[in-house]
Context: one part of a larger RNA
RNA sequence: UUGGGCCUAAAGCGUCCGUAGCUGGUUCAGUAAAUUUUUUGUGAAAUUGUUAUGCUCAACGUAACAGCGUGCAAGAAAGACUGCUGGACUUGGGACCGGGAGAAGUUAGGGGUAUACUGGGGGGAGCGGUAAAAUGCUAUAAUCCUCGGUAGACCACCUGUGGCGAAGGCGCCUAACUAGAACGGAUCCGACAGUGAGGGACGAAAGCCAGGGGAGCGAACCGGAUUAGAUACCCGAGUAGUCCUGGCUGUAAACGUUGCGAGCUAGGUGUUGCAUAUUCUUCGUGAAUAUGCAGCGUCGUAGUGAAGACGUUAAGCUCGCCGCCUGGGAAGUACGGCCGCAAGACUGAAACUU
Numbered sequence: 001u002u003g004g005g006c007c008u009a010a011a012g013c014g015u016c017c018g019u020a021g022c023u024g025g026u027u028c029a030g031u032a033a034a035u036u037u038u039u040u041g042u043g044a045a046a047u048u049g050u051u052a053u054g055c056u057c058a059a060c061g062u063a064a065c066a067g068c069g070u071g072c073a074a075g076a077a078a079g080a081c082u083g084c085u086g087g088a089c090u091u092g093g094g095a096c097c098g099g100g101a102g103a104a105g106u107u108a109g110g111g112g113u114a115u116a117c118u119g120g121g122g123g124g125a126g127c128g129g130u131a132a133a134a135u136g137c138u139a140u141a142a143u144c145c146u147c148g149g150u151a152g153a154c155c156a157c158c159u160g161u162g163g164c165g166a167a168g169g170c171g172c173c174u175a176a177c178u179a180g181a182a183c184g185g186a187u188c189c190g191a192c193a194g195u196g197a198g199g200g201a202c203g204a205a206a207g208c209c210a211g212g213g214g215a216g217c218g219a220a221c222c223g224g225a226u227u228a229g230a231u232a233c234c235c236g237a238g239u240a241g242u243c244c245u246g247g248c249u250g251u252a253a254a255c256g257u258u259g260c261g262a263g264c265u266a267g268g269u270g271u272u273g274c275a276u277a278u279u280c281u282u283c284g285u286g287a288a289u290a291u292g293c294a295g296c297g298u299c300g301u302a303g304u305g306a307a308g309a310c311g312u313u314a315a316g317c318u319c320g321c322c323g324c325c326u327g328g329g330a331a332g333u334a335c336g337g338c339c340g341c342a343a344g345a346c347u348g349a350a351a352c353u354u
Stems, first nucleotide, its partner, number of pairs: 004325003007308002012322001014202004021195003025089007033082001035078008048066007092192001093189003096185003104178007111155002115151008126137002163170002207248006216242002222236003259321006267299014303310002327354003336347002339344001
């Protein structure tokens, strides 16, 4: 390079935005870059084929013709596809309008139960904990009951293979600001699009820096048990951390282990949102049924698959673009580069071994 792959065997970047590039809807006209056909020139010799001929034959040599040279250059023709130029279109895409849905985000204010501590009162011997115990707390009055106060974190029920978000993720209430999607439209623009090497932004938890905060929980550490031992599981304590503000880190089983976009290919059933129609109605932001669109589940046809399974939310049938894989180990290591305060991240071998 040809070719084969990426749910689970090696392999989809954590996610999105987007530069170059690659790819690109319907239609008309032009052009002729590209494409196809054709003409001319050129395309060394040797080599190859045929026929002659020369060495006594042959190998070999010589001559003529053919072939090869798949190319290049110049000219002509064609006008389907691709390109380019100009015009038109509306299905892709975008904008606008309308009424709805949502734990989507940011900021501020407010609330609630529990917990802990604390003040007053009551009460007077245990409490706590476990499989059983002990460490621990308690006559400096605990646990328990009751009335107040303070603090930090969290947000039960509702809660739902329910919703929203690109992913990470998002759940008390209210307000302001911001963003996106779906549905509906007799509105507008008119291919404006898809993907995306580099690049940029976001990115759980833990960790780091500075300053706050610290109730509960709780790595480390210290006790008590268990045990042959117990650097654990269980119990009592408990620092960092968990929380807030600003900055850094940039990784996860960042998983649907399934890249993004588009078209095509049986259905059944449930659920969420919107629209339309019918029926009911306590007339309401109500209910039921049916249909359409958009999501989220489940079963399943064809088909696919090594099977498990997937199956209009494809892993089916196709197209476009990107990323990645090539036996196991050594190894996500070494070296170099680059980023980081560090921890470390990204890129990423080989010898050797099997």
A computed fold for a 354-nucleotide part of an RNA from a metagenome, annotated as small-subunit ribosomal RNA, central domain. It matches the Rfam family "Bacterial small subunit ribosomal RNA". The coordinates come from a structure-prediction model, not an experiment, and the mean pLDDT is 88.